The RNA shown here (FMN riboswitch aptamer (RFN element)) has 145 nucleotides. It was read from a public genome assembly, where an Rfam model found it. Its mean pLDDT, the model's own confidence on a scale to 100, is 80.

RNA sequence: UGAGGCGUCCAAGGCGGAGUGCGAUUCUCCGACCGGCGGUGACCCCAAAGGGGAAGUCCGCAAGUCCUGUAAAAUUUCGUUCAUGCAGGAUCGAUGCAGUGAAAGUCUGCAGCCGACGGUAAAGUCCGGAAGAGAGGAAGUGUUU
Numbered sequence: 001u002g003a004g005g006c007g008u009c010c011a012a013g014g015c016g017g018a019g020u021g022c023g024a025u026u027c028u029c030c031g032a033c034c035g036g037c038g039g040u041g042a043c044c045c046c047a048a049a050g051g052g053g054a055a056g057u058c059c060g061c062a063a064g065u066c067c068u069g070u071a072a073a074a075u076u077u078c079g080u081u082c083a084u085g086c087a088g089g090a091u092c093g094a095u096g097c098a099g100u101g102a103a104a105g106u107c108u109g110c111a112g113c114c115g116a117c118g119g120u121a122a123a124g125u126c127c128g129g130a131a132g133a134g135a136g137g138a139a140g141u142g143u144u145u
Stems, first nucleotide, its partner, number of pairs: 002144002005141002008138003015031005032125002034115002036061004043053004056113002064091008073081003095111005117128003
């Protein structure tokens, strides 16, 4: 330095005003706000080597939701059923134009667009599953090369 092991810790942000109404941070009008993880990155910063930062809408992933199987449980058995665990599968949003340039999906400018499930007067921003899970990240420890 590389590889794999172990446990530990960390790992999501955001709404006001007016209207209607019994009731709306959910509808209507006006005006706001937010952006998980890894990769890439013509930009930025430090610099000797080199290092660090940089995308909601480019690539990939996670959570969520649905389906199937299975385990366990309930049941006298068969069968059946569902909260839950595990395995597999499915689903899984959204960008244009102009500028510069050799080259723009990333830079600059302008204008857009998107946002699981359950609850509730219809929700990206409220409440809830969730003091959860997790893409991953950090330092540590010991092994090996």